SAM riboswitch aptamer (S box leader) from Crocinitomix sp., 117 nucleotides, folded computationally. The sequence was found by an Rfam model in a public genome assembly. Its mean pLDDT, the model's own confidence on a scale to 100, is 81.
RNA sequence: UACUUAUAAAGAAAGGUGGAGGGACCGGCCCUUUGAAACCUUGGCAACCGAACUCAUGUAAAUGAGGACAAGGUGCCAAUUCCUGUUCGUCGCAACUUUGCUAGAACAAUAUGAGAU
Numbered sequence: 001u002a003c004u005u006a007u008a009a010a011g012a013a014a015g016g017u018g019g020a021g022g023g024a025c026c027g028g029c030c031c032u033u034u035g036a037a038a039c040c041u042u043g044g045c046a047a048c049c050g051a052a053c054u055c056a057u058g059u060a061a062a063u064g065a066g067g068a069c070a071a072g073g074u075g076c077c078a079a080u081u082c083c084u085g086u087u088c089g090u091c092g093c094a095a096c097u098u099u100g101c102u103a104g105a106a107c108a109a110u111a112u113g114a115g116a117u
Stems, first nucleotide, its partner, number of pairs: 001116001003115006013042005021031003025085001027083002043077003048073002050069001053066005081109001086106003092101003
């Protein structure tokens, strides 16, 4: 970084410094002086990287499925990624000639990991 890929309905906060913003962006809707962002300390969550072991296939090497555990590397600890956006759109409703609302689906965007450059 303009690339690839996986995941995103679950889970987990106290203290100190600080002093007005924050939730990526749009429109909403929220959080915040009962203290925002940021930084620090401690704690926690989770299981992406790790992994004993089990099962299946295989002569084997290995591959696939599951996976106790959690020291280490990241990440994360308001609200579904807070909702939404582009396309399609069930049932029905509203308006009234084609649009809006809507369960849902796909995509995009964003975030994080693992790679790649």